[in-house]
Molecule: transfer RNA
Organism: Candidatus Aenigmatarchaeota archaeon
């Protein structure tokens, strides 16, 4: 230096154009004598700009973190 993939809640991951989800972790609340588990309900997140589209996590370009292979 080229060339591939990755980037979504604190945390791990879904989500191949139209509603952003799930566990878990966090905070109330039931339940218990208390703690534990359990149940209910809340919070919270598309790396950054652009551009295509009636609509973009999603599809294209550039950049930025990382991983990898070749030199």
């Nucleotide at each position: 230096g080229c060339a591939u993939c990755u980037g979504u809640a604190g945390u791990a991951c879904a989500g191949u154009g139209g509603c952003a989800g799930u566990a878990u972790a966090c905070a109330a609340g039931c339940u218990u004598c208390c703690c534990a588990a359990g149940c209910u309900u809340g919070c919270g997140a598309c790396a950054g700009g652009g551009g295509u589209u009636c609509a973009a996590a999603u599809c294209c370009c550039c950049u930025c973190a990382g991983a990898u292979g070749c030199a």